This is a predicted structure of a 110-nucleotide RNA (SAM riboswitch aptamer (S box leader)) from Pontibacter ruber. Taxonomically the source falls in Pontibacter (Bacteria, Pseudomonadati, Bacteroidota, Cytophagales). Of the family's consensus pairs, 97% are formed in the model.
[in-house]
RNA sequence: GAUUUAUAAAGAAGCGUGGAGAGACAGGCUCUGUGAAGCGCUAGCAACCUAACCGCCGUGGUUAAGGUGCUAAUUCCUGAAUCCGGAAAGAACCCGGAUGAAUAUAAAUU
Numbered sequence: 001g002a003u004u005u006a007u008a009a010a011g012a013a014g015c016g017u018g019g020a021g022a023g024a025c026a027g028g029c030u031c032u033g034u035g036a037a038g039c040g041c042u043a044g045c046a047a048c049c050u051a052a053c054c055g056c057c058g059u060g061g062u063u064a065a066g067g068u069g070c071u072a073a074u075u076c077c078u079g080a081a082u083c084c085g086g087a088a089a090g091a092a093c094c095c096g097g098a099u100g101a102a103u104a105u106a107a108a109u110u
Stems, first nucleotide, its partner, number of pairs: 001110008013042005021031003025079004043071003047068003050064005075102001081099006
């Protein structure tokens, strides 16, 4: 790097450095010199793995914070495609919902 599975409406900051961007991508819409990204330190959160306990048909819950991760806005919203409903009454467009794609994180395999 690739594949598979699971999760993504909750949760969680400050300082230093830095000096204009950032939110994956596209379109929007937001944040940002009352300092963006990046880097460092400390703190915190608790998704997955791990540890302990309870439960154990299925499967879940609690605690901890060791390994990754994360700490603006539902993954900020929408986005291939398919289906259902509404309006229309013929379709298209529009509105709503579901599946799904895409993205991110973790674990396993390669």